About this RNA
Predicted 3D model of a 102-nucleotide RNA (SAM riboswitch aptamer (S box leader)) from a Crocinitomicaceae bacterium. The sequence was found by an Rfam model in a public genome assembly. The prediction has a mean pLDDT of 82.
[in-house]
RNA sequence: AACUUAUAAAGAAAGGUGGAGGGAUCGGCCCGAAGAAACCUUGGCAACCUCCCACUUUGGGAAAGGUGCCAAUUCCGUCCGGUUUUUCCGGAAAUAUAAGAG
Numbered sequence: 001a002a003c004u005u006a007u008a009a010a011g012a013a014a015g016g017u018g019g020a021g022g023g024a025u026c027g028g029c030c031c032g033a034a035g036a037a038a039c040c041u042u043g044g045c046a047a048c049c050u051c052c053c054a055c056u057u058u059g060g061g062a063a064a065g066g067u068g069c070c071a072a073u074u075c076c077g078u079c080c081g082g083u084u085u086u087u088c089c090g091g092a093a094a095u096a097u098a099a100g101a102g
Stems, first nucleotide, its partner, number of pairs: 003100006013042005021031003026077003043070003048066002051061003074094001079091004
């Protein structure tokens, strides 16, 4: 790397370095010189692991530690089914995060 499980319609800033890309791919559509990516500092959001309580169906609490995250539903769509067939709904696939395994 591939694999398993859970979650993904919520939430969350400012400064510095940097100098043209970024939003996973593809197609759209957006963000970007009033400064992209990346890195640093402080701040914040959240609650997967860890911790505490109850009790093993599972719930509640804290946020010190380990991650993660801080434009737009995972930005929308891609495949399948339904539909009032320009629409909307559902499911899958893919992706991301965590834990395990390896």